Overview: Lysine riboswitch aptamer from uncultured Faecousia sp., 159 nucleotides, folded computationally. Rfam family: Lysine riboswitch aptamer. Rfam links the family to the GO term lysine biosynthetic process. Model confidence (mean pLDDT): 81 of 100.

RNA sequence: GAUAGAGGCGCAGUGCGCAUCAGUACCUCCGUUUUGAAUGGGCCGGGACCCGGGGCGGAGGGAAAGGGCAAACUGCCGAAGCGUUUUCAGCCCCCCGAAGCUGAGCCGCUGGGACGCCGGAGAACAUCCGUCGGACUGUCACGUAAGUGGAGAGCUAUC
Repeated sequence: GAUAGAGGCGCAGUGCGCAUCAGUACCUCCGUUUUGAAUGGGCCGGGACCCGGGGCGGAGGGAAAGGGCAAACUGCCGAAGCGUUUUCAGCCCCCCGAAGCUGAGCCGCUGGGACGCCGGAGAACAUCCGUCGGACUGUCACGUAAGUGGAGAGCUAUC
């Protein structure tokens, strides 16, 4: 240097179905109230265009996305996850910009799963993410031992 492996409730993805999201958003009508060409509304800014907009109550209709679940299948063991005012591409629209989202890359952090406090996302008590914590576990080093310490750019095997 190449190849092949190991950690175990091991990691991630995919499609179908199901529940939830939710009788929510939204649409129409009725009643009431407020504002009313304006410096208002149609998303944050600008341009263009348009004209009503908002609150409350009732009636009728009525979603979706993200997230989740069971097994199956697929790819794997920096699997994967996270972070940044980083690079590129795309999405989002009447146009431009911003914001946001998705994917790929660079760099940095984390060996792993579970549990717990706190924090964040989320409709959610589901689930996910982050710092920390004490145990557990795999691995290598040191040590007579009990143990101690390190990190996956590691460890083991073969060539």